[in-house]
This is a predicted structure of a 346-nucleotide part of an RNA (small-subunit ribosomal RNA, central domain) from a marine sediment metagenome. The RNAcentral record of the full RNA draws on SILVA. Model confidence (mean pLDDT): 88 of 100.
Context: one part of a larger RNA
RNA sequence: UUAGGUUUAAAGGGUGCGCAGGCGGAAAUAUAAGUCAGUGGUGAAAUCCUACAGCUCAACUGUAGAACUGCCAUUGAAACUGUUUUUCUUGAGUAUAGUUGAGGUGGGCGGAAUGUGUAAUGUAGCGGUGAAAUGCAUAGAUAUUACACAGAAUACCGAUUGCGAAGGCAGUCUACUAACUGUAUACUGACGCUAAUGGACGAAAGCGUGGGGAGCGAACAGGAUUAGAUACCCUGGUAGUCCACGCCGUAAACGAUGGAUACUAGCUGUUCGACAUUUAUGUUGAGUGGCUAAGCGAAAGUGAUAAGUAUCCCACCUGGGGAGUACGUUCGCAAGAAUGAAACUC
Numbered sequence: 001u002u003a004g005g006u007u008u009a010a011a012g013g014g015u016g017c018g019c020a021g022g023c024g025g026a027a028a029u030a031u032a033a034g035u036c037a038g039u040g041g042u043g044a045a046a047u048c049c050u051a052c053a054g055c056u057c058a059a060c061u062g063u064a065g066a067a068c069u070g071c072c073a074u075u076g077a078a079a080c081u082g083u084u085u086u087u088c089u090u091g092a093g094u095a096u097a098g099u100u101g102a103g104g105u106g107g108g109c110g111g112a113a114u115g116u117g118u119a120a121u122g123u124a125g126c127g128g129u130g131a132a133a134u135g136c137a138u139a140g141a142u143a144u145u146a147c148a149c150a151g152a153a154u155a156c157c158g159a160u161u162g163c164g165a166a167g168g169c170a171g172u173c174u175a176c177u178a179a180c181u182g183u184a185u186a187c188u189g190a191c192g193c194u195a196a197u198g199g200a201c202g203a204a205a206g207c208g209u210g211g212g213g214a215g216c217g218a219a220c221a222g223g224a225u226u227a228g229a230u231a232c233c234c235u236g237g238u239a240g241u242c243c244a245c246g247c248c249g250u251a252a253a254c255g256a257u258g259g260a261u262a263c264u265a266g267c268u269g270u271u272c273g274a275c276a277u278u279u280a281u282g283u284u285g286a287g288u289g290g291c292u293a294a295g296c297g298a299a300a301g302u303g304a305u306a307a308g309u310a311u312c313c314c315a316c317c318u319g320g321g322g323a324g325u326a327c328g329u330u331c332g333c334a335a336g337a338a339u340g341a342a343a344c345u346c
Stems, first nucleotide, its partner, number of pairs: 004317003007300002012314001014201002017198001021194003025088004030083002033081002035077008049065006091191001092188005098181001100179001103177007110154001114150008125136002162169002206247006215241002220236004258313006266291012295302002319346003328339004
C1' cells in the first nucleotide's frame, strides 16, 4: 500500500463545535478540465512475444512482424463528474400559538436527621461485637425535654420515568438562560453531511490560594481476630469530602456498539404532543422499553434506537510478552498526561 475488519477475539477518538480537505438534492443552459472515439507524431537498439531461417540439435544467432498498455498535438462526442448562468422545493433553516422536562448559572427560603453547647429531669451504666475489648461515664454519661448554633445532604413522590453533546442533573421559590418537540401557514432557496490540525466542555481522585468543617473518612493510633494480620470487625481520627477562583484532562468516560442519510415483516408497554370523533378509542409526529420474522453473526445474540440492506466522511486494528515501557518532544506547580519504539524472547 492493498485487502479484511473494529458489541464480547486486536481495534470507535470521553463528547460537542468547526477552518482546510473529502462527499453532496431536482430541472434547464453553455463549456469541454476529467471522460470517450478517430487521426498524426513520438515511444533508440537490445531484451520479452510470434513466425521463418543459420550453426548436426539445443543454448545461441539472424531476418520480419507484433508489442512498447505511455506522452504530445489535432478533429470530434456531450451521457456522467467538474465549471458557468438561470430556475425549483422535497434536504437544511427562519418567523408566527403553545407544550414538556432532576437541562444550565446565580440568589432566597423550608423541614427531617446528625453533631455540639446551655438549662432541666434522672441514676449507673452507655456503646460496640460472632464474642469481646479499646472508648465514653459519679467532674453525672446514655435516655428524655426545651432552647440555640453549625455544616452537609435533600426521605416519601421515584418509575426499564424525564432532561442533557457527553461528563452529568433530584427539597422548594425566584431571576437570567439553552434545547428538543409540535400545529397550520408564510419565507430563504442546497445555505447540506463529515471533519485531520485547532479550539471548547469534560466524573472521581489529586494540586495551588483563601474560606468552611456537622457527618463520613484514605493516612495514622488503639482494641480484637489470627500461626502471623501492615487486612476484613470495633473505638477514635488527619488530609479530603463542601464553597470561591485557578489548574489537572484522565475512567469499565460502556450501549465495551463513531457521525449522517435512505430503505426493510409484526406484536406489546410507556413519556410528551397534534388531529379527529363515538370520550376512550382511532390516526399521526418525536422519544424511550420488552418480545420476535427475515437477514446478519463464530456463537452469545442483534433485529426499524440493527450488529440487516446501501452510500459518504472521520477515527482505529494487524500474534503474545517486552510496553503504554525507554528515548526525544509538547503540556503541567507537581502528580503526571499526550505522542510512542527497539533489542531480546515465546